[in-house]
């Protein structure tokens, strides 16, 4: 070398995840010449020879085992974007709100600004004086069965008469009430008043007068400043989701290399 037998291997592997840590069950990628049965997610079996327990197939290799190369696809980081959410106003961008400046624009001023001086008036008080509401006074009208008053017919009482008295109705008057009217020189009182006089006050704002002689005002826009808002926008942090391509790091695959045991016979 080459035939027979038989052994190790081998009959898919991988990421995430779970988990002390390994393997499976279920999720995904892979691939296939890629055995069967029975367990398993409030899990299963196991312990670094890390699925268990039964049958079964192949056989020293195009099927086992090695290291580099390519390399699907996971993951971990990181950017980038979106969305959500959470922090800042020492992000002053936006948006309230107060203060300043006075470039722009306006407005206002030599028919006199700003400022400065007087008088006033708005306020207080007290006096009048009207106004208005009440009383009273006055006037007018009404108003008493008796208990007002005059005058009292008739009738009553005294008397011898003469007469004398008291007196109802009625008439006429009037008190108190009533009801009107007058506004009168009287009292009170007022959510009154382009009202007088006198005194107080005079921070402001109006309205005059006099000096003065070019500004002034600050509504808009713009600038600078203080204070708040976290709705929007800036930033920074978190969670998901797309998406990159450099990086770590698993890695199925693949194609080329290299390595592999034991008897017996020739």
């Nucleotide at each position: 070398c080459u035939g027979c037998a038989c052994u190790a291997g081998u009959c898919g592997g991988g990421g995430a995840g779970c988990c002390a840590g390994c393997g499976g069950u279920g999720c995904c990628c892979u691939g296939u010449a890629a055995c069967c049965u029975g367990c398993a997610a409030u899990c299963c079996g196991c312990u670094a020879u890390a699925g268990c327990a039964g049958g079964g197939a192949u056989u020293a290799a195009u099927u086992c085992c090695c290291a580099a190369a390519a390399g699907a696809g996971g993951a971990u980081a990181u950017g980038u974007g979106a969305u959500g959410u959470g922090u800042u106003g020492a992000c002053u961008g936006a948006c309230c709100g107060g203060g300043g400046c006075a470039a722009g624009c306006g407005g206002u001023g030599u028919u006199g600004a700003a400022g400065g001086c007087c008088c006033g008036g708005u306020c207080c008080c007290g006096c009048g004086c009207a106004a208005c509401g009440g009383c009273g006074a006055c006037c007018c009208g009404u108003g008493a069965a008796c208990c007002a008053u005059g005058u009292c017919a008739g009738g009553c009482g005294g008397g011898g008469a003469a007469c004398c008295g008291a007196g109802c109705a009625g008439c006429a008057u009037u008190a108190a009430g009533c009801g009107g009217g007058c506004g009168c020189a009287g009292c009170c009182g007022u959510g009154u008043g382009c009202c007088g006089c006198g005194g107080g006050g005079c921070a402001a704002c109006c309205g005059g007068g006099c000096c003065g002689g070019a500004g002034u005002u600050g509504g808009c826009u713009g600038c600078c400043u203080c204070g708040g808002u976290a709705a929007c926008g800036g930033a920074c942090g978190u969670a998901u989701c797309a998406c990159a391509g450099c990086a770590u790091u698993c890695g199925a695959u693949u194609a080329a290399g290299g390595g592999u045991g034991u008897g017996c016979a020739g």
Molecule: Bacterial large signal recognition particle RNA
Organism: Clostridia bacterium